Model confidence (mean pLDDT): 75 of 100. Predicted 3D model of RNase P RNA and transfer RNA as a complex of 473 nucleotides. It holds a member of the Rfam family "Bacterial RNase P class A". Rfam describes the family as follows. Ribonuclease P (RNase P) is a ubiquitous endoribonuclease, found in archaea, bacteria and eukarya as well as chloroplasts and mitochondria. Its family is annotated with tRNA processing, dimeric ribonuclease P complex and ribonuclease P activity in the Gene Ontology.

RNA sequence: GCAGGCGGGCGGGCAAUCGCGAAGGCGGGCUGGCGACAGCGUUGCGUUCGAGGAAAGUCCGGACUCCAAAGGGAAGCGUGCUGGCUAACGGCCAGGGGGCCAGCUUCACAAAGUUGGUUCACGGAAAGUACCACAGAAAACGUACCGCCUCGGGUUUUCGGAUCCGGGGUAAGGGUGAAAAGGUGCGGUAAGAGCGCACCGCCCCGCUGGCAACAGCCGGGGGCAGGGCAAACCCCACGUGGAGCAAGGCCAAAUAGGGAAGGUAGAGUUUUCCCGACUCGCGGAACUUCCGGGUAGGUCGCUAGAGGCCGUCAGCAAUGGCGGUUCGAGAGGAAUGAUUGCCGCCGCGAUUUACUAGUCGCGGUACAGAAUCCGGCUUAUAGCCCGCUUGCCAUU
RNA sequence: GGGCGGUUAGCUCAGCCGGUUAGAGCGCCUGCCUUACAAGCAGGAGGCCGCAGGUUCGAGUCCUGCACUGCCCACCA
Repeated sequence: GCAGGCGGGCGGGCAAUCGCGAAGGCGGGCUGGCGACAGCGUUGCGUUCGAGGAAAGUCCGGACUCCAAAGGGAAGCGUGCUGGCUAACGGCCAGGGGGCCAGCUUCACAAAGUUGGUUCACGGAAAGUACCACAGAAAACGUACCGCCUCGGGUUUUCGGAUCCGGGGUAAGGGUGAAAAGGUGCGGUAAGAGCGCACCGCCCCGCUGGCAACAGCCGGGGGCAGGGCAAACCCCACGUGGAGCAAGGCCAAAUAGGGAAGGUAGAGUUUUCCCGACUCGCGGAACUUCCGGGUAGGUCGCUAGAGGCCGUCAGCAAUGGCGGUUCGAGAGGAAUGAUUGCCGCCGCGAUUUACUAGUCGCGGUACAGAAUCCGGCUUAUAGCCCGCUUGCCAUU
Repeated sequence: GGGCGGUUAGCUCAGCCGGUUAGAGCGCCUGCCUUACAAGCAGGAGGCCGCAGGUUCGAGUCCUGCACUGCCCACCA
């Protein structure tokens, strides 16, 4: 220098003209009032303010509001290594463990150790049930197709044996499969086999370190029992009432407190069942569904907040405490824009040049658009900047 | 703004608790039948199971993230 990966940040600036929305100010207008003045907001003038890092998807979590109280149990649903952070979370930070890749060391290989990177929906398969197609002997209360060994019988014989049938033993070898019942070696055996032993692996108990997940391989015991699958049912632990600002409160206006069906002595209390409590009903009620009627107006909720920025302290960090400073879209189907000029950034071409730089021309400048608010996650995004890191090339 | 569902052949839909090669009806093509057409009979073609990733030996089916598309909602009596 080029290419890639990870993390963080920015994501146009200035001016002019013409527009849009909101607030309050002045003038004019209208209404009410004897009047001071009050109200209205059609119009003019000028002032101030006016989208984002994702405002998005609505995937999680909260604030807030209502559902009578927001009660208990079960079901359902969600989450799932450990610790911490937080208002909360399926988020974030740190740690542990597993997988994969690369380097190094021991080293014939295998394997082990170690360093770095990367990744993981990472509780339980030793509670139970189910499934594991095809292939294969056997797919999970173990199994004998070939092979190996042995016994009995037959045939044959060059008397070593060969071959056929049947019984038994054997998981070492072949073969099947995604997966084959601990691995390697030595011994052992008729042949074999944790049958015995050494090493490795595994399980249980103890000890030590750690808040813990877990680790050490320290000590003892066990020949090994226990394949995979829980993003299958399930078990365990923890959490969880439901609906959502079109929630909901107040005011105003208008109408038919209408009709049909279901449904009976119970019904309702915003997923289901049971209990408790409360309310309404007990005789064409309550309630459910459908068909109709009226209004589509105002106002509150409504935006200063778990807000930003700077400093400092605690902490590995996420984050928190303290101090200072700063910020005013709130809207109703919905404003935040357009044009021109100059500048910035990027690309291409021309020119000059040893190369850059400079100059000129052309093109590009994304994704997108607040609707109660906030914390995350995910997805979209032209171009640029910073840090770390990997590979290649060139030079010193 | 908020809530709920769907996506499988040209169209409308099945596909259960994952299993080898995904089906049905209509439509389309070819042949037969008919003077010809329709109907009928016989045969055939046609699928990235919306996209991407994951779990699994194996995914239309299970899980996650996207994309597209459809439906519902106010207040008063």